[in-house]
Context: one part of a larger RNA
């Protein structure tokens, strides 16, 4: 030296724990914002640096309801204070609310300066103005207008829109109308009341779901992409207009006819409606004004146990009770009967939300056939293209440039080139709840979901420290103890530190603080070289 073993130190892993997290489920809310948001600076405390609260009325004022004994946040101390004349708290409704920030009187390196008081810009409306160019218009001034702007986590629709990738290279093709950009809106978006689906005695707005089906197809027929009807469910709802026709009121040009408004009228495909007879008060909801069960935003009430063990008892041993309650947390271990509370029942001055209902306006048919009407630079159609599951194929049907360019019910469109016949259905104008997507956000609940290298980057003052010029990148850290009773006092020392003394059930729980592996570092024995 170099094994073993024991004590021990350093280390902080293991089991144990949660205060933080992650999926979800039911409801809710689904927006704030020029009456100034979100986000933010600066200040507000008797003592205040941070948090978290509030705004020069600044840890707060004011009403009004609840509660009833302590209170002056986290967070102690020290001073002072307020309260049963109801404080602190908690609900609702106001008020106050610096500076910046869409930021808007004007500037400006955001929180600041100037002016001195100002809806800055746009829109909209009302007047006055006025070009080219006569009349006009454009355009300009003014004055009015809480109409707009900015922000937000998905979801929804629209513009525009990659690439790695895969094909085992790779070019059509796929990645994928996906990522990413950018507008717009709703709490949902879109769609949507058949110019539809199909092929039987057919269905009858849209939307999702499940099937259909990895099917018909498409495809350097490679890779790969990929439907629709039927059928079975949820959910249910249907309307307004345009036009002829009629009245009215203006405008233009000499009658007359043109053209504009506003009221009627009238909305279909067994075509339907103007027109001309004839009759008549069902029925509806999505509108508009009343109404207010109910429910939410503070709370109340709320059964039943003691005795020995013990540091503590809730554990156990004895003898009992409640139970519409034996869900849960908690209390010195493991409590139905200790505490919060839970089942049950009750409750609102204030706001919010809102059913059943009520009332007002509104809302239907029948014969008839002469005449009018039924959405136009539209439908087609060439072309050049996009999107339809379909890559130009035979390529319908749908959209878009360019170009041309139709009927009006004896009429137009589709049924997958294209004709016939047959069926269906009526386009160029509009709205439209439910059923569905979604969770930045609130209640409640749940978890074969994590338990401190896990689980949210954050359990702890985390988007912080710290890096980076910047865009951006981004951490480590949780545990005394039931209860600080957190160690007066004495000793060694500058101190740190550690030795009694005391607490404490336990101090090898002593604050570097619970359990305390290893590697690593000591001592001490044994054995060995």
């Nucleotide at each position: 030296g170099g094994c073993u073993g024991a004590u021990g130190g350093u280390g902080g892993a293991u089991a144990c724990c949660u205060a933080g997290g992650c999926a979800c489920a039911c409801a809710g809310a689904g927006g704030c914002g020029a009456a100034g948001a979100a986000g933010g600076a600066c200040g507000c405390g008797g003592u205040u640096a941070c948090c978290g609260g509030c705004g020069a009325u600044a840890c707060g004022c004011c009403a009004c309801g609840g509660g009833g004994a302590g209170u002056u946040g986290g967070a102690a101390g020290c001073a002072g204070a307020c309260a049963u004349u109801g404080a602190u708290c908690c609900g609702u409704g106001g008020a106050u609310u610096u500076c910046c920030g869409a930021a808007u009187g004007g500037g400006g390196c955001a929180a600041c300066c100037c002016u001195a008081a100002a809806u800055a810009c746009g829109g909209c409306c009302u007047g006055c103005u006025g070009a080219a160019u006569c009349u006009a218009u454009a355009g300009g001034c003014a004055g009015g207008u809480g109409c707009g702007a900015g922000c937000g986590a998905a979801c929804u629709c629209a513009g525009c829109g990659a690439a790695c990738u895969g094909a085992a290279a790779c070019a059509u093709c796929u990645u994928a109308g996906u990522a990413g950009c950018u507008g717009a809106a709703g709490g949902a978006a879109g769609a949507g009341a058949a110019a539809g689906a199909a092929a039987a005695c057919u269905c009858g707005a849209u939307u999702c779901c499940c099937c259909u089906a990895g099917u018909a197809g498409c495809g350097g027929c490679g890779a790969g992409c990929g439907a629709a009807g039927c059928g079975g469910g949820a959910a249910g709802a249907g309307c307004c207009u345009a036009a002829a026709c009629c009245a009215g009121a203006g405008u233009g040009c000499a009658u007359g006819c043109a053209u504009u408004c506003u009221g009627g009228g009238g909305u279909u495909g067994u075509g339907g409606g103007a027109c001309a007879g004839c009759g008549a008060u069902a029925u509806g909801g999505a509108a508009u004004c009343u109404a207010g069960a109910g429910a939410c935003u503070a709370g109340a009430c709320g059964a039943a146990g003691c005795a020995c063990u013990u540091g503590a008892g809730a554990g156990g041993u004895g003898c009992a009770c409640c139970a519409g309650a034996g869900g849960a947390g908690g209390u010195g271990a493991g409590a139905g009967u200790c505490c919060u509370g839970u089942a049950g029942u009750c409750g609102a001055a204030a706001g919010u939300u809102a059913a059943c209902g009520g009332a007002u306006a509104c809302u239907a048919g029948c014969u008839g056939a002469a005449u009018c009407c039924c959405g136009a630079g539209u439908a087609g159609c060439a072309u050049g293209g996009g999107g339809c599951a379909c890559g130009u194929g035979g390529a319908a049907u749908c959209c878009c440039g360019u170009g041309u360019g139709a009927a009006u019910c004896a009429u137009c469109g589709a049924g997958g080139a294209c004709c016939a016949c047959c069926u269906c259905g009526a386009a160029a104008g509009g709205c439209u709840a439910a059923a569905u997507a979604c969770u930045c956000c609130u209640g409640u609940g749940u978890g074969a979901c994590c338990g401190a290298u896990a689980g949210u980057g954050a359990a702890c003052c985390a988007g912080u420290a710290c890096c980076g010029c910047g865009a951006g990148g981004g951490a480590a850290a949780g545990g005394u103890g039931a209860a600080a009773a957190g160690a007066a006092c004495c000793c060694c020392g500058g101190g740190a530190g550690g030795g009694g003394a005391g607490u404490g059930a336990a101090a090898u729980a002593g604050a570097a603080c619970a359990u305390g592996a290893a590697a690593c570092c000591a001592u001490c024995a044994g054995c060995u070289u």

A computed fold for a 529-nucleotide part of an RNA from Leptolyngbya sp. AN02str, annotated as large-subunit ribosomal RNA, domain I. Model confidence (mean pLDDT): 84 of 100. It matches the Rfam family "Bacterial large subunit ribosomal RNA". Rfam links the family to the GO terms structural constituent of ribosome and ribosome. The organism belongs to Leptolyngbya, within Bacteria. The RNAcentral record of the full RNA draws on ENA.